[in-house]
Model confidence (mean pLDDT): 88 of 100. The RNA shown here (c-di-GMP-I riboswitch aptamer) has 87 nucleotides and comes from Firmicutes bacterium HGW-Firmicutes-14. The source organism's lineage runs through Bacteria, Bacillati and Bacillota. The sequence was found by an Rfam model in a public genome assembly.

């Protein structure tokens, strides 16, 4: 330095579930909280999956359908970037 993950050590993060704000949604941010996590740190690049304002079509209407430009990195890959050191 790599590459790995311990009945190590410092330590980080923080699910569900309430409160509040935003957001059409789906989320999302703050405080409680702590399922859990060796990258559950960042990054929307490819997949995959969640909403459908807009939009397009149907439909007397009510409504249904399809569509990410909207989300999720705690879904996988992938890129970056990182604390310890047993075997």
């Nucleotide at each position: 330095c790599g590459a790995c993950g311990a009945a190590a050590a410092a330590g980080g993060c923080u699910a569900a579930a309430c409160c509040g704000u935003u957001g059409a949604a789906a989320g999302a941010c703050g405080g409680u909280g702590g399922c859990g996590c060796a990258a559950a740190g960042c990054u929307a690049u490819g997949g995959g999956u969640c909403u459908a304002c807009g939009g397009u079509g149907a439909u007397u209407a009510a409504u249904c359908a399809c569509u990410a430009g909207g989300a999720u990195c705690g879904c996988c890959a992938a890129g970056c970037u990182g604390c310890c050191g047993a075997a």